Transfer RNA from Oscillibacter sp. 1-3, 74 nucleotides, folded computationally.
[in-house]
């Protein structure tokens, strides 16, 4: 120094060809079940979709920049 790939809840991820309020599972909380704890049931809460610009009636999705991280080349 060049290519590639990745970035979304606390945690590992999904989001399709750009279109209705951004979701799953574990985690938390709160209530039932328990003699407790767990486990099961019900519900609940938590997002600057890494930053910034730009395209568009409409961006997590597309274009540019730019950090971070991971791979490879050198």
């Nucleotide at each position: 120094g060049g290519a590639c790939g990745a970035u979304u809840a606390g945690c590992u991820c999904a989001g399709c060809u750009g279109g209705c309020u951004a979701g799953a599972g574990c985690a938390c909380c709160u209530g039932c079940u328990u003699g407790a704890c767990g486990u099961g049931c019900a519900g609940g809460g938590g997002g600057u979709c890494a930053c910034a610009g730009g395209u568009u009636c409409g961006a997590g999705u597309c274009c540019u920049g730019u950090a971070u991280c991971g791979u490879c080349c050198a």
Rfam family: tRNA. The family's RNA type in Rfam is transfer RNA. Lineage of the source: Bacteria > Bacillota > Clostridia > Oscillospiraceae > Oscillibacter. The same sequence occurs in records of 7 taxa.